[in-house]
RNA sequence: GGGGAUAUAGCUCAGCUGGGAGAGCGAUACGUUCGCAACGUAUAGGUCAGGGGUUCGAGUCCCCCUAUCUCCA
Numbered sequence: 001g002g003g004g005a006u007a008u009a010g011c012u013c014a015g016c017u018g019g020g021a022g023a024g025c026g027a028u029a030c031g032u033u034c035g036c037a038a039c040g041u042a043u044a045g046g047u048c049a050g051g052g053g054u055u056c057g058a059g060u061c062c063c064c065c066u067a068u069c070u071c072c073a
Base pairs, nucleotide, nucleotide: 001072002071003070004069005068006067007066010025011024012023013022019056027043028042029041030040031039050064051063052062053061
């Protein structure tokens, strides 16, 4: 230098053929307990890495760019 993959909640990840942004763990509050743990209920937490384009509508399609991993040289 060229090819490919990944990037979504604090962490690990899902997201189907373009239309509701989610799960588990974690956090907070409450219940239960003398207390802790465990369990149950509820709540909060999101620039879908970033920018642009297409579309009535983009996490998803297209282009650029950044980071990491990998292959080739």
Transfer RNA from Lachnospiraceae bacterium UBA7196, 73 nucleotides, folded computationally. The prediction has a mean pLDDT of 82. Its Rfam family is "tRNA". NCBI's taxonomy places the organism under Bacteria, Bacillota, Clostridia, Lachnospirales, Lachnospiraceae.